[in-house]
RNA sequence: ACGACCUCACGCGGGAGAGUCCCUUCGCAAUCCGGCGAAAGGGCGCCGAAGGAGCAAGCCCUCCAACGAACCUCUCAGGCACCCGGACCGUGUGGGUGAG
Numbered sequence: 001a002c003g004a005c006c007u008c009a010c011g012c013g014g015g016a017g018a019g020u021c022c023c024u025u026c027g028c029a030a031u032c033c034g035g036c037g038a039a040a041g042g043g044c045g046c047c048g049a050a051g052g053a054g055c056a057a058g059c060c061c062u063c064c065a066a067c068g069a070a071c072c073u074c075u076c077a078g079g080c081a082c083c084c085g086g087a088c089c090g091u092g093u094g095g096g097u098g099a100g
Base pairs, nucleotide, nucleotide: 002100005096006095008094009093010092011091012090013089014088019044021043022042023041024040025039026037027036028035045080046079047078051076052074053073054072058067
């Protein structure tokens, strides 16, 4: 100097799903009605890929319990235009380790 590897940090690129619903309030010109609204709150419905929760094999063993993974399941949280976020993937830099 090269260099596999890592539940590591950061940057960059990619990155799915699901509401043209209802009510109230608020705002908009002008008092109401009516109208408008990517607003706030609530209701109902829906989605799974932040986070969280559940467990199969396995382990132990006489058995149970405990431990125990996921993109599976749940939907508490989150989300249902865009943006943002986003598991995960690729890549760069740094860090760690370090066979040869």

This is a predicted structure of a 100-nucleotide RNA (Glycine riboswitch aptamer) from Rhizohabitans arisaemae.
The model forms 86% of the base pairs in the Rfam consensus.
Model confidence (mean pLDDT): 76 of 100.
Lineage of the source: Bacteria > Actinomycetota > Actinomycetes > Streptosporangiaceae > Rhizohabitans.